Overview: A computed fold for a 103-nucleotide RNA, annotated as Glycine riboswitch aptamer. It was read from a public genome assembly, where an Rfam model found it.
């Protein structure tokens, strides 16, 4: 199973931010400035199970600290990447395909 979550693919939509100098000229070089939607890092309440210490006769329970683990992302940051157009582009739709869970 009239096919969920997931994955890739084709198409169609898709945002933000830039100046100066030097250079024939090349979006080329440098300076300075910015954005947040490719990846990437970091994170807080709570929550889970652990290890350690106390309460407790013991157990059960409760509570205290440690670290993990989720929380966890479109928000933060700005390594990477971008700041004409194209290309790129988190997502979003549609189309076939792959997988193949509940019932």
């Nucleotide at each position: 199973a009239u096919g969920a979550c997931g994955g890739a693919c084709a198409c169609a939509g898709g945002a933000g931010a830039u100046c100066u100098g030097c250079g024939a000229a090349a979006g080329g070089c440098a300076g300075a400035g910015c954005c947040g939607a490719a990846g990437g890092a970091a994170u807080a309440a709570g929550c889970a199970g652990c290890g350690c210490a106390g309460c407790u006769u013991g157990c059960c329970g409760c509570c205290g600290c440690g670290a993990u683990g989720c929380g966890a992302a479109g928000a933060u940051u700005u390594c990477a990447g971008g700041c004409a157009a194209a290309c790129g582009g988190a997502c979003u739709g549609u189309g076939a395909c792959c997988u193949g869970a509940c019932a």
The model forms 90% of the base pairs in the Rfam consensus. Rfam family: Glycine riboswitch aptamer. Gene Ontology term of the family: glycine biosynthetic process.